Large-subunit ribosomal RNA, domain III from a Neomoorellaceae bacterium, 402 nucleotides, folded computationally.
Context: one part of a larger RNA
């Protein structure tokens, strides 16, 4: 320079009360304003105690500060069924042997590692100051083991086969979430122009199991014999031939197409689960306030709209022609089994390790900062509307630390 620039979005504050040495800034209440496909909520990444409680007031906080993501102390993260591992493989990595290379090392088969994919099983309610699909209550489920029963001949893999198993676009159908309207239940009654027919609040509920198998979708089905294929075997798969079981059209006939029969898949709805749970509101106690504890508890019905969610990559179309392995089913090999296999039923038992607090479009992550920047996925109320636009608003959250 200079007590100058600046004090970081122009969403906005005002009043009363409280605490305190001290209050524009902390707490409570009322009013006002802002967001509302977000400035709300839930995950993932990343961060790593920032979470909760008590205390503090030097520094950090662009002012203040009794306050804080600051300082001190104590506390807090509970799982067979959520996510990961004890399972599988992709790109990629690594790589026994192997090939190459003065050395170091490079490449690469099998194998192994590697999720962003595949793969057994949980929902609803309650609860601490702080966790909950983890604790508690209720009702379920999965895998493996053991015992008993039934059963009466198969079982059995690192091997064979099937399945797993997959693109994009488009439209239609059936539903559900959700919403709206009415009915019903509970509460209020007009001190001010009007208001006893209007206003306000709430109106539900899980998975799994059982029954029936629905809307709809896919495939003709069954039997016998044979075979040098699936690099051993096979009753499995494949191929060939024959037989049985219908109709119609095209065709020499067959393949093929439609309907029926049969088989398989398949949302949702219904009953149950549930004499449960929730529930507006009311009562009692406590607290300066905020708040806390206990108890009771009504209605819970019908119609309409309706998804981008489900049936389901199901159908139709198209060309760029759209993972793998485990798992599961089946087949046999060695072997085991009539001194009793598989399967099924009942009962009992076992179920390990890691994550789990909190922030998470942000003052807690990436940007040197409490920085107008950046950051993947999910949810998607109401009034208009084609709409996830715009405007207003609910739940919820904020008024951006002079």
């Nucleotide at each position: 320079a200079a007590g100058u620039a600046g004090c970081g979005a122009u969403a906005a504050g005002g009043a009363g009360g409280g605490u305190g040495a001290g209050a524009a800034u902390c707490c409570c209440u009322c009013c006002c304003g802002c967001c509302g496909a977000a400035a709300g909520c839930c995950c993932a990444a990343g961060g790593a105690u920032u979470c909760c409680u008590g205390g503090g007031g030097a520094a950090g906080g662009c002012u203040c500060g009794u306050c804080c993501g600051c300082c001190c102390a104590g506390g807090g993260u509970u799982a067979g069924c959520c996510g990961g591992g004890a399972c599988c493989u992709a790109a990629g990595g690594u790589g026994a042997g192997g090939c190459c290379g003065a050395a170091a090392g490079g490449c690469g088969u099998a194998g192994c590692c590697g999720a962003u994919g595949g793969g057994a099983a949980g929902c609803c309610g309650g609860u601490c100051a702080a966790c909950a699909u983890u604790c508690c209550g209720g009702c379920g489920c999965c895998a493996c083991c053991c015992a008993g029963g039934u059963g009466g001949a198969g079982c059995g893999a690192u091997g064979g086969g099937g399945u797993g198993a997959c693109g994009c676009a488009g439209g239609a159908g059936g539903c559900u979430a959700g919403g709206c309207c009415a009915g019903c239940c509970g509460g209020g009654u007009g001190c001010u122009g009007g208001u006893a027919g209007u206003c306000c609040c709430g109106g539900u509920c899980u998975a799994a199991g059982g029954g029936a198998g629905u809307a709809g979708g896919a495939g003709g089905g069954g039997g016998a014999a044979g075979c040098a294929g699936g690099g051993a075997a096979a009753u499995c798969c494949g191929c060939u031939u024959c037989c049985c079981u219908g109709g119609g059209g095209a065709u020499c006939a067959a393949a093929u197409c439609c309907c029926a029969a049969c088989u398989c898949c398949g949302a949702g709805a219904c009953c149950u689960g549930a004499u449960g749970g929730g529930g507006a509101c009311c009562c009692u106690c406590u607290u300066a306030a905020a708040g806390g504890a206990g108890g009771g508890g009504a209605a819970c019905u019908g119609g309409c709209c309706a998804a981008u969610g489900c049936c389901a990559c199901a159908c139709u179309g198209c060309c760029g022609a759209g993972a793998a392995a485990a798992g599961c089913c089946u087949c046999u090999a060695a072997g085991c089994g009539u001194u009793g296999a598989a399967g099924c039923c009942u009962g009992g038992g076992u179920g390990c390790c890691c994550g789990u607090a909190c922030c998470g479009c942000a003052a807690a992550c990436c940007g040197a900062c409490a920085c107008a920047g950046g950051u993947g996925g999910g949810c998607a109320g109401g009034g208009c509307g084609a709409g996830a636009a715009u405007c207003c608003u609910a739940a919820g959250g904020c008024g951006c630390g002079c």
Model confidence (mean pLDDT): 81 of 100. The full RNA is in RNAcentral, with records from ENA. Lineage of the source: Bacteria > Bacillati > Bacillota > Neomoorellales > Neomoorellaceae.